[in-house]
Context: one part of a larger RNA
RNA sequence: CUGGGCGUAAAGCGCACGUAGGUGGCUAUGUAAGUCGGGUGUGAAAUUCCCGGGUUUAACCUGGGAACUGCAUUCGAGACUGCAUGGCUGGAGUACGGAAGAGGAGGGCGGAAUUCCCGGUGUAGUGGUGAAAUGUGUAGAUAUCGGGAGGAAUAUUAGUGGUGAAGGUGGCCUUCUGGUCCAGUACUGAUACUUAAGUGCGAAAGCGUGGGGAGUAAAUAGGAUUAGAUAUCCUGGUAGUCCACGCUUUAGAUGAUGAGGACUGGAUGUCGGAGGGGUUUGUCCCUCGGUGUCGUAGUUAAUGUGUUAAGUCCUCCGCCUGGGGAGUACGGCCGCAAGGUUGAAACUC
Numbered sequence: 001c002u003g004g005g006c007g008u009a010a011a012g013c014g015c016a017c018g019u020a021g022g023u024g025g026c027u028a029u030g031u032a033a034g035u036c037g038g039g040u041g042u043g044a045a046a047u048u049c050c051c052g053g054g055u056u057u058a059a060c061c062u063g064g065g066a067a068c069u070g071c072a073u074u075c076g077a078g079a080c081u082g083c084a085u086g087g088c089u090g091g092a093g094u095a096c097g098g099a100a101g102a103g104g105a106g107g108g109c110g111g112a113a114u115u116c117c118c119g120g121u122g123u124a125g126u127g128g129u130g131a132a133a134u135g136u137g138u139a140g141a142u143a144u145c146g147g148g149a150g151g152a153a154u155a156u157u158a159g160u161g162g163u164g165a166a167g168g169u170g171g172c173c174u175u176c177u178g179g180u181c182c183a184g185u186a187c188u189g190a191u192a193c194u195u196a197a198g199u200g201c202g203a204a205a206g207c208g209u210g211g212g213g214a215g216u217a218a219a220u221a222g223g224a225u226u227a228g229a230u231a232u233c234c235u236g237g238u239a240g241u242c243c244a245c246g247c248u249u250u251a252g253a254u255g256a257u258g259a260g261g262a263c264u265g266g267a268u269g270u271c272g273g274a275g276g277g278g279u280u281u282g283u284c285c286c287u288c289g290g291u292g293u294c295g296u297a298g299u300u301a302a303u304g305u306g307u308u309a310a311g312u313c314c315u316c317c318g319c320c321u322g323g324g325g326a327g328u329a330c331g332g333c334c335g336c337a338a339g340g341u342u343g344a345a346a347c348u349c
Base pairs, nucleotide, nucleotide: 003321004320005319006318007303008302012317014201015200016199017198021194022193023192025088026087027086028085029084030083031082033081034080035077036076037075038074039073040072041071042070048066049065050064051063052062053061054060091191092188093187094186095185096184097182098181099180103177104176105175106174107173108172109171110154115149116148117147118146119145120144121143125136126135162169163168206247207246208245209244210243211242215241216240220236221235222234223233258316259315260314261313262312263311266294267293268292269291270290271289273288274287275286276285277284278283298305299304322349323348324347331342332341333340334339
């Protein structure tokens, strides 16, 4: 390299959009580039193979034949692929009517709770733990009532529920806005799938500038524990957590399962909408789109998976090739930095 693979053994890019490229529905006619068939020319000799000959045999030498699977040219074929032209509606999409939703961005508003401040009542503890102590309190705490300030999060509803490409998304109202699903009509007429490069999005932590700061809490201080205790436990507590703008671009970014399409038994939940059928008016059955569970065949090394496939196939991309060294070094690119990305070898087992 080929081959064989990629849920768990090495291996699916975190996710999407998308250029080149690859692939591409039904049908008619034409064309003849691919494809298929015939002819002609060429494919040196030697080598190789087959049948012979020579040296006692062999190696070796040698005669004839085949082959040289190729290339060029010419004549044909027209199924398939391509190309050209025309048509079609099943793929794809658009319009019209409905539906559900924590989908996204901005603005406004609310209640509960914690903390702090002010005032009232009130008196000796409170807080914390396995037990304590540090802490806090007669300068009046804790408790309780009234008032105020401020920040963050939105109890119940709440659900192997919804929604989003993924990350994610949960109080209420409002403005702007993306997608999905259902029903049937009309329209466009292959407009499609995948996607190297590229571009965008991308939890948390972290970084820059400016705000904010209630609770919580890396760092850190004290008290305990302990032989020690740079921990666990307790009392404090700063970055951070929050907001705006800009970076960072990584995660067990997981379904450890790339995207799209087709086909292949069932059972039972749930969410969304409508349509059809039955009906004893309770509701039941069927169809479409999501999301679960159990399982047939099949598959798998097994576990399991099983119409949401890891089954049977097609198209395209990504990735793997013994363990360690190592996701390291060097170089490139990116970044303010932290670092990210690409990514070896010696050596060793």